[in-house]
About this RNA: RNAcentral holds the sequence, with entries from Rfam. Transfer RNA from Camelus ferus, 72 nucleotides, folded computationally. Rfam family: tRNA. Its family is annotated with triplet codon-amino acid adaptor activity in the Gene Ontology. It is annotated as a transfer RNA. Taxonomically the source falls in Camelus (Eukaryota, Sarcopterygii, Laurasiatheria, Camelidae).

RNA sequence: GAGGGUGUGGCUCAGUGGUAGAGCGCGUGCGUAGCAGGCACGCAGUCCUGGGUUCCAUCCCCAGCACCUCCA
Numbered sequence: 001g002a003g004g005g006u007g008u009g010g011c012u013c014a015g016u017g018g019u020a021g022a023g024c025g026c027g028u029g030c031g032u033a034g035c036a037g038g039c040a041c042g043c044a045g046u047c048c049u050g051g052g053u054u055c056c057a058u059c060c061c062c063a064g065c066a067c068c069u070c071c072a
Stems, first nucleotide, its partner, number of pairs: 001071001003069005010024004018055001025043006048064005
């Protein structure tokens, strides 16, 4: 320098053109002699950034950035 991939709660990941979920985690309660586990409720996300298309974009298009991989 060229190609490919990934980017979504604190972490690991789903997700579909109609304003987003799970598990873990954290908090509160129940419970226990007290913990842990369990159960219930809750917390937490400018969906990497900037443009474009569209009535509507996390999703489609373009550019950029970061990381991974491969070629040189």